[in-house]
């Protein structure tokens, strides 16, 4: 550098629940652990996920639509503890 122990010293925390923001998706805060070696960070590419506002559309339903959201969905990009075998 690769790599990633039944290793150490710490870290993060799904889902559920209360509070709070938000139109929703979700987020944020405390409780709470299923995982997680980058589950630290960035929405640059795909994917997904909402659709308030806009557009059709007609009086209401429904489509369509990111500028919204997801880094715990792949990938890229930035940093980064620890070191047992290879």
């Nucleotide at each position: 550098a690769a790599u990633g122990a039944u290793a150490a010293a710490g870290g993060c925390a799904a889902a559920c629940u209360u509070a709070u923001c938000g139109a929703a998706a979700g987020g944020u805060a405390a409780g709470g652990a299923c995982g997680c070696a980058a589950a630290g960070c960035c929405a640059c590419g795909g994917g997904u996920c909402u659709a308030a506002g806009a557009u059709u559309g007609g009086u209401u339903a429904a489509a369509u639509u990111a500028u919204g959201a997801u880094a715990g969905c792949c990938g890229g990009g930035c940093u980064g503890c620890c070191a047992a075998a290879u």